[in-house]
Context: one part of a larger RNA
RNA sequence: CGUAGGAGACUUGAAGGGAGCUGUCCUUAGUACGAGAGGACCAGGAUGGACGGACCUCUGGUUUACGAGUUGUUGCGCCAGCAGCAGCGCUCGGUAGCUAUGUCCGGAAGGGAUAACCGCUGAAAGCAUCUAAGUGGGAAGCCCCCCCUAAGAUAAGGUCUCCCGUCCCGGCACUUUUUCGGAAGUGCUGGGCCACAAGACAACCUGGAGAUGACAGGUUUGAUAGGCCACAGGUGUAAGUGCAGUAAUGCAUUGAGCCGAGUGGUACUAAUCAGUCGAGCGA
Numbered sequence: 001c002g003u004a005g006g007a008g009a010c011u012u013g014a015a016g017g018g019a020g021c022u023g024u025c026c027u028u029a030g031u032a033c034g035a036g037a038g039g040a041c042c043a044g045g046a047u048g049g050a051c052g053g054a055c056c057u058c059u060g061g062u063u064u065a066c067g068a069g070u071u072g073u074u075g076c077g078c079c080a081g082c083a084g085c086a087g088c089g090c091u092c093g094g095u096a097g098c099u100a101u102g103u104c105c106g107g108a109a110g111g112g113a114u115a116a117c118c119g120c121u122g123a124a125a126g127c128a129u130c131u132a133a134g135u136g137g138g139a140a141g142c143c144c145c146c147c148c149u150a151a152g153a154u155a156a157g158g159u160c161u162c163c164c165g166u167c168c169c170g171g172c173a174c175u176u177u178u179u180c181g182g183a184a185g186u187g188c189u190g191g192g193c194c195a196c197a198a199g200a201c202a203a204c205c206u207g208g209a210g211a212u213g214a215c216a217g218g219u220u221u222g223a224u225a226g227g228c229c230a231c232a233g234g235u236g237u238a239a240g241u242g243c244a245g246u247a248a249u250g251c252a253u254u255g256a257g258c259c260g261a262g263u264g265g266u267a268c269u270a271a272u273c274a275g276u277c278g279a280g281c282g283a
Base pairs, nucleotide, nucleotide: 001152005163006162007161008160009159010158011157015149016148017147018146021049022048023047024046025045026044027043033038051106052105053104054103055102059100060099061098062097066093067092068091069090070089071086072085073084074083075082076081110144111143112142117137118136119135120134164282165193167192168191169190170189171188172187173186174185175184176183177182194280199277200276201275203219204218205217206216207215224270225269226268227266228265229264230263231262233259234258235257240253241252242251243250244249
């Protein structure tokens, strides 16, 4: 820009893409078959491998804004307690998130047309013949079915909902009607007044989204982010003080103190006020 008014949702599916794998064991059944050795078709069930998708409850990994321990050194006047630097100094753990080696799920079943092949009926050719007319069966393959994208599918689809003067006063032409004064309607044209819709964008607070656009949530009629409160969860008994011990240290206060992203609550802070586009019923 188009999709013959504008807008918000929900959709149909032309077309395209994805998937498509397979082992072992059990029952049938030691049956059919076979002298025996051996050993099924058909049918039903269980459990795996590889591959793929989703997810983080569990098992783990990571977790340089979390907790603790500890070495050297510097600083806070000293002690104590802390802080900086040394690969996050090193080490031990670890929430959310992300993640696989973890968890769940998938291939199936079914329908149609067929291949090789197997048939029925059947002539040419009194027989025979699956084929010439006609008519069945038949594959992990083909087309559907399953999953994803999808109306720029210019043949531009569909449904629902929302929004905007069908305003007033004149002129001209035509049609209808008439009590011949006029009235109504259609088309063209001039003016007046009233309107700024539905919705979208921008701005701002953000994240489940993200390179940027985009997407998703919110903007005081508010829990969107931060703060605060509570809880979950992680570290693992803070500092100070008291007691015991010459001391190192231990015990008590104390599952303490601290705590990133998690869950819920709470307007304390920040989303303020304003702005832009969008139109008068639709050739």
The part of an RNA shown here (large-subunit ribosomal RNA, domain VI) has 283 nucleotides and comes from a Caldifarciminota bacterium. The source organism's lineage runs through Bacteria, Pseudomonadati and Caldifarciminota. Model confidence (mean pLDDT): 86 of 100.